[in-house]
RNA sequence: CGCCACCGUGCGGGAGAGUUCCGGAUUCGUUCCGGGCGCCGAAGGAGCAGCACCUCCCCGUCAAUCUCUCAGGCAUCAGGGACCGUGCGGAUGUU
Numbered sequence: 001c002g003c004c005a006c007c008g009u010g011c012g013g014g015a016g017a018g019u020u021c022c023g024g025a026u027u028c029g030u031u032c033c034g035g036g037c038g039c040c041g042a043a044g045g046a047g048c049a050g051c052a053c054c055u056c057c058c059c060g061u062c063a064a065u066c067u068c069u070c071a072g073g074c075a076u077c078a079g080g081g082a083c084c085g086u087g088c089g090g091a092u093g094u095u
Base pairs, nucleotide, nucleotide: 002095004093005092006090007089008088009087010086011085012084013083018037020036021035022034023033024032025031038074039073040072044070045068046067047066050061051060
């Protein structure tokens, strides 16, 4: 110095699920607010496999796009969005 991996950040791509019911407001535009039922998983969160210890119990480490749906979301627009690509910056590790 370069490659790979890590973190941050810019740009691009990025799914799923009710234009459901009731009430109120209304600028009368499926616009806003609240409540109920039904749903979604790809922000976040939680749980488990495994590993290790023990072999009575307990405890440790620990995942996921799996499971749960607390949170979040469910017409269009907007926003969010795991993940993928790419540019830049950073701090290292290995070679």
Glycine riboswitch aptamer from Nocardia stercoris, 95 nucleotides, folded computationally. The prediction has a mean pLDDT of 76.